Predicted 3D model of a 98-nucleotide RNA (c-di-GMP-I riboswitch aptamer) from an Actinomycetes bacterium. Its Rfam family is "c-di-GMP-I riboswitch aptamer". Rfam's curators write: GEMM was predicted in a large-scale screen for bacterial structured RNA regulatory elements. Gene Ontology term of the family: cyclic-di-GMP binding. Its mean pLDDT, the model's own confidence on a scale to 100, is 80.
[in-house]
RNA sequence: AGGUGAAAAGGGCAAACCACUCGCGAGGGUGGGACGCAAAGCCUCAGGACCGGACUGCUUGUAUUUGGUAAUAAUGUCUGGUUGGCUGGGCUGCCACC
Numbered sequence: 001a002g003g004u005g006a007a008a009a010g011g012g013c014a015a016a017c018c019a020c021u022c023g024c025g026a027g028g029g030u031g032g033g034a035c036g037c038a039a040a041g042c043c044u045c046a047g048g049a050c051c052g053g054a055c056u057g058c059u060u061g062u063a064u065u066u067g068g069u070a071a072u073a074a075u076g077u078c079u080g081g082u083u084g085g086c087u088g089g090g091c092u093g094c095c096a097c098c
Stems, first nucleotide, its partner, number of pairs: 002098004012037002017032006035085001041091003045088003048083008056074001057069003
C1' cells in the first nucleotide's frame, strides 16, 4: 500500500416501539429501548422510495363546487422538500488476518 472480516480484544452506532418536542406532511430532535450494523462515520452527486404545491387529464350516473386519483380514476408534467439503516458514488477511519 492492497485485499478480507471466519475467530479475538477494546470499544462504537442504534431499527421497531414508547415519552416529550418541531414540521401541513414525508419526516427531524432529545431521552428510554435494541432489530441489526465493519463504515449503521462524514458528504448528499446520480438513481429509487416517500411528502407538499402548481398544472393538465381522469373519477364518485351527467354538469358545477368540494373531495379523490395503486377504485374499473395518470404508475402524468413541473417545482420545492424528506429519507443516507434503499442502491451506486466521493472523502475519512479502529482492530485482526493475508